[in-house]
Molecule: RNase P RNA; transfer RNA
Organism: Rhodovulum sp. YNF3179
RNA sequence: GCGGAUGGCCGGAUGGCCGCGCCCCGGGCGACCGGGGCGAGGAAAGUCCGGACUCCAUGGAGCGACGGUGCCGGGUAACGCCCGGCCGGGGAAACCCGAGGGAAAGCGCCACAGAAAACAGGUGGCCCCGGCCUAGGCCGGGGUGACAGUGAAACGGUGGGGUAAGAGCCCACCGCGGGACUGGCAACAGGACCGGCACGGCAAGCCCCACCGGGAGCAAUGCCGAAUAGGGGUUCCGCGCCCCGGAGCGAUCCGGGGCAGGCACGCUUCAGCCCAGGGACCCGGGUUGGCAGCUCGAUCCCGGCGGCGACGCCGGGACCAGAGGAAUGGUCAUCCAGGGCCGUGCCACUGCGCGGCCUGGACAGAAUCCGGCUUACAGGCCAUCCGCGCAU
RNA sequence: GGCCCCGUAGCUCAGUGGAUAGAGCAACCGCCUCCUAAGCGGUAGGUCGGAGGUUCGAAUCCUCCCGGGGUCGCCA
Numbered sequence: 001g002c003g004g005a006u007g008g009c010c011g012g013a014u015g016g017c018c019g020c021g022c023c024c025c026g027g028g029c030g031a032c033c034g035g036g037g038c039g040a041g042g043a044a045a046g047u048c049c050g051g052a053c054u055c056c057a058u059g060g061a062g063c064g065a066c067g068g069u070g071c072c073g074g075g076u077a078a079c080g081c082c083c084g085g086c087c088g089g090g091g092a093a094a095c096c097c098g099a100g101g102g103a104a105a106g107c108g109c110c111a112c113a114g115a116a117a118a119c120a121g122g123u124g125g126c127c128c129c130g131g132c133c134u135a136g137g138c139c140g141g142g143g144u145g146a147c148a149g150u151g152a153a154a155c156g157g158u159g160g161g162g163u164a165a166g167a168g169c170c171c172a173c174c175g176c177g178g179g180a181c182u183g184g185c186a187a188c189a190g191g192a193c194c195g196g197c198a199c200g201g202c203a204a205g206c207c208c209c210a211c212c213g214g215g216a217g218c219a220a221u222g223c224c225g226a227a228u229a230g231g232g233g234u235u236c237c238g239c240g241c242c243c244c245g246g247a248g249c250g251a252u253c254c255g256g257g258g259c260a261g262g263c264a265c266g267c268u269u270c271a272g273c274c275c276a277g278g279g280a281c282c283c284g285g286g287u288u289g290g291c292a293g294c295u296c297g298a299u300c301c302c303g304g305c306g307g308c309g310a311c312g313c314c315g316g317g318a319c320c321a322g323a324g325g326a327a328u329g330g331u332c333a334u335c336c337a338g339g340g341c342c343g344u345g346c347c348a349c350u351g352c353g354c355g356g357c358c359u360g361g362a363c364a365g366a367a368u369c370c371g372g373c374u375u376a377c378a379g380g381c382c383a384u385c386c387g388c389g390c391a392u
Numbered sequence: 393g394g395c396c397c398c399g400u401a402g403c404u405c406a407g408u409g410g411a412u413a414g415a416g417c418a419a420c421c422g423c424c425u426c427c428u429a430a431g432c433g434g435u436a437g438g439u440c441g442g443a444g445g446u447u448c449g450a451a452u453c454c455u456c457c458c459g460g461g462g463u464c465g466c467c468a
Stems, first nucleotide, its partner, number of pairs: 001388010012335007020039008041363001045374002048372005053217004058271007066213005071085005086100001087098004101208002106206002108202003123148002125144009156174006175197001176195003181190003221292004231283007240259008261274003299318008336361001338359009393467002395462005402417004410448001419435005441457005
C1' cells in the first nucleotide's frame, strides 16, 4: 500500500428571525402578556418474545388438557435474549454459520423411477448341476448380492485371502455399536478391551422426555363532572334438611351449630370464605369532558474492585419529552464532512497539493414504561486481528 | 394506541407435503345463426404477496418482512 474479518461510535455544527407543547417566576379580575428552562431515536418502526403495572378469578398441592422452549455451564427481574465452552459445517487464515434433546417406546410418511423403499428383495448379468442339439445356444432346477441400471436414499467402505461364482465367509486398516478407566462441574474428549455389523431418512408429522406458562391489556384501571328512560332480555345453579335456644295463641321470625351447596380450562384433594343469593351470554340508549395512572427508573455518567466474558458490587455525581385528535417546525446566513467540473503545480501515474464554481447530510419520528430480537439506514470515524506485496 | 383477519389466473374460490397447481365466470379463436345471445369445441393466461430455512421434494411446515382489510357494526 492492497484485500479481508470482528467490535464499537457518530450520523451535520453555530447563530439570527418567525412559530409550537409543557413547567417555573413576575404582572393582570380575566382573555392574556413578559422573562427563564426543557423538548425524539439508534432504531421512537414491526408488535415478534420477556417483564413491571392494573383489572378479572379465594389460595396451595397433584394429575390432565392446551401452548411454548430444547447441546452444556453461567448471566439476568425474566426471556425464545446475552456470555463462555462443546460438537458439526464453511474458509488458506482472522473468523463465520447451526430451531443443536430423543428415530434400539410406539404410530405414520418416503411420490416418480427402479427387480426391490424398510423383519429387504431377486430384473439383467455371473456361477454350478441336469436335459436337448455338432462348437454355441435353448429349457429346467439351484447359488449369489460382488458388477450394471434407478433413485434423495439400495442394508458398512478400501485392499487382500477365499470360492464354482460370490458374500464379514476370513484377515488388516477405516467406519459403526458397547465400553473398564482417565480428564472435565457438564456438554464432551481420549480410550485398554469386546462385538463381524445388528441400528436408512423425516419429530419446522403425530409423539416421548425434561423444563416453563392463568386470562386480558393503559382505549388496562380508579375518581369527578355532564347527559339520559327506569337500562333491558335470555338462561343455569340455588333459596334445602337436622339439632339447640329465644319471641309469638299461631302461621312464622331471630340467633347459634352441623350436613348439603357455591367459590371461573377440566378433575381430585387440603385450607379458607360465602349462604340467600351467585354466575354465564346477548341487545340497546346517553356522554364522548376533566383528573389520576404518567414518567425517578431492573435510569444515566464517572471512578474503583471481582470476573476470560455476559455481568455484579461499592463510592461520587446528574435529572434526561411527558404531549395526549396528540407539540418537538419553517426560513436565512456562515462553516464542516462528502461528490462533480475547470485551472494550475509536482520525477511519474488511475495519485497528491493549491485556487475557483456548482452540488450537498440517509433511515425514520415518542403515545404506560422497561429488557431483548428483527427489519430500514447516504456517508464517515476509531480500535483489534488475518493474508499478500514493497522498503528497512 | 391495542387486538384480530386476509393474500392462489382479470374476478370469485378449491387445493393443507408428491411429479406438469385446478374449477366457475370473464378473454380470444372456431362451429351453429340472416345477425346477436344462448349452446358446442378448443386456446392462452400463475415468480401461489416477497425472502430465507426444514425436507429427496413446499401453494401447503417454520421464521422474518411486504401489502390490504376490520375498527365507537372488536376494545373507551